Predicted 3D model of a 72-nucleotide RNA (transfer RNA) from Haematococcus lacustris.
Its Rfam family is "tRNA". Rfam classes the family as a transfer RNA.
The sequence is in RNAcentral, with records from ENA and Rfam.
Lineage of the source: Eukaryota > Chlorophyta > Chlorophyceae > Haematococcaceae > Haematococcus.
[in-house]
RNA sequence: GGGGGUUUGGUCUAGUGGUAUGAUUCUCCCUUCGGGUGGGAGAGGUCGCGAGUUCGAUUCCCGCAACCCCCC
Numbered sequence: 001g002g003g004g005g006u007u008u009g010g011u012c013u014a015g016u017g018g019u020a021u022g023a024u025u026c027u028c029c030c031u032u033c034g035g036g037u038g039g040g041a042g043a044g045g046u047c048g049c050g051a052g053u054u055c056g057a058u059u060c061c062c063g064c065a066a067c068c069c070c071c072c
Stems, first nucleotide, its partner, number of pairs: 001071007010024003018055001025043006048064003052060001
């Protein structure tokens, strides 16, 4: 220098254009003498950044960044 892959709450993760899913974590409540387990409720996301297409973008196009792999 060239090519490919990944990027989504604190962490992990699903999501083939129509209000982003689940687990875990945290807080509160129930259960217990207390703790654990179990159950319920809640909190937590500029979907890596920028621009474009579209009525509408996590999703499509382009550029960039970080990390990983391959070639030179």